[in-house]
RNA sequence: UGAAAAAUUGGGCAAACCUGCCGAAAGACAGGGACGCAAAGCUAUGGGUCUAAGGAAGAGAUUCUAUGACUGCCAGGCUGCUAAA
Numbered sequence: 001u002g003a004a005a006a007a008u009u010g011g012g013c014a015a016a017c018c019u020g021c022c023g024a025a026a027g028a029c030a031g032g033g034a035c036g037c038a039a040a041g042c043u044a045u046g047g048g049u050c051u052a053a054g055g056a057a058g059a060g061a062u063u064c065u066a067u068g069a070c071u072g073c074c075a076g077g078c079u080g081c082u083a084a085a
Stems, first nucleotide, its partner, number of pairs: 012037002017032004022027001035072001041078003045075003048070003054065004
């Protein structure tokens, strides 16, 4: 210099969907399953979104409302892993 080969952590979580179960619902939990995610770890603190049992209004259809829910909607706070300098 050329050709060929090899290496660049261990891994983690788990969408839709199916089954079971809880719930009025949104949705949560468990099992299966992977769409994806360097925080797709925790937190309902701010914004946003979803639901409307109960309550209110209405002749009725229905409308309004969170004390309910979503962190894999966006941020804030806290925590964790890896690489280079």